This is a predicted structure of a 266-nucleotide RNA (Bacterial large signal recognition particle RNA) from an Anaerolineae bacterium. The model forms 91% of the base pairs in the Rfam consensus. It is recorded under the gene name ffs. Its Rfam family is "Bacterial large signal recognition particle RNA". Gene Ontology terms of the family: SRP-dependent cotranslational protein targeting to membrane, signal sequence recognition and signal recognition particle, plasma membrane targeting. The sequence is in RNAcentral, with records from ENA.

RNA sequence: UCGUGCUAGGCGGGGUGCUAGCGGUGCCCUGUACCCGCAAACCGCUAUAGCGGGGCUGAAUUCCUCUUCUGAGGGCUUUGACAAUCUCUGGGACUGCCGGAUUAAGCGGUGUUGAAGGCUGGGUCCUGUGCGGCGCGGGCCCGUGAACCUGGUCAGGACCGGGAGGUAGCAGCCAUAAGCGGUAACUCGUGGGUGCCACGGGAUCGCCUGGCCUGAGCUGGCUGGUUCGACAAGCCGGGGAUUGCGGUUCGAAGAGAGGUGCACGA
Numbered sequence: 001u002c003g004u005g006c007u008a009g010g011c012g013g014g015g016u017g018c019u020a021g022c023g024g025u026g027c028c029c030u031g032u033a034c035c036c037g038c039a040a041a042c043c044g045c046u047a048u049a050g051c052g053g054g055g056c057u058g059a060a061u062u063c064c065u066c067u068u069c070u071g072a073g074g075g076c077u078u079u080g081a082c083a084a085u086c087u088c089u090g091g092g093a094c095u096g097c098c099g100g101a102u103u104a105a106g107c108g109g110u111g112u113u114g115a116a117g118g119c120u121g122g123g124u125c126c127u128g129u130g131c132g133g134c135g136c137g138g139g140c141c142c143g144u145g146a147a148c149c150u151g152g153u154c155a156g157g158a159c160c161g162g163g164a165g166g167u168a169g170c171a172g173c174c175a176u177a178a179g180c181g182g183u184a185a186c187u188c189g190u191g192g193g194u195g196c197c198a199c200g201g202g203a204u205c206g207c208c209u210g211g212c213c214u215g216a217g218c219u220g221g222c223u224g225g226u227u228c229g230a231c232a233a234g235c236c237g238g239g240g241a242u243u244g245c246g247g248u249u250c251g252a253a254g255a256g257a258g259g260u261g262c263a264c265g266a
Stems, first nucleotide, its partner, number of pairs: 001266006009057003012030005020046005034054005063259004068255002073250005080245001082244010094234002096231001098229006105223003108219003117213008125202006131195002134191006141182004150175004158167003
């Protein structure tokens, strides 16, 4: 130096959480790096810190170390009082928004075709009576209407009589009762969410309208002034959360450097 066979070792790691501590199952980040059983109010262990069983690889690009470089990702830090955003809460002198009162400076509306004010009448409001109208019911009127138990007249036929004549009386005709149908006008009764109706009584805040007196304002719609109240959007204060930056800490993967067996044979 080469070959063969072994062994140490390796077959992931890190953060977080739990723990006296270590590791695992859990969650997260890297990354691809065996299998089976146990495991979260837990499973196993003791600073030599998973336990038990099996498999592959195996002294080197693969194992080990590093006061080296790089660095995914995570933890802590709001005593860092740095920035931004969001949220809760207290205040209510300022800005703002909303509502009210007042004023009448401006605008507008209205007014000598007469403002505001005063006097007076009527209507609207309530109620009584009357009248009209509408509705309902009745009367009157018209029509129809009784096989017989309504009337008048009663053919035929029946009965009485010697006869003249008479009696009862069906159908028919006429007229009606009860009933049924119709109904313009007239009349009686009755009802009302009926009426530019009449008369009487009542009421008098408002609205509409007529007449008379008087002679220049009235209004408060918009803007403005003053003021009161409410809201809490802006503003001031306090608390909380999240994110970013900063500080600190742990740190995978990668790069670099170094280190490291045994036996046999040639």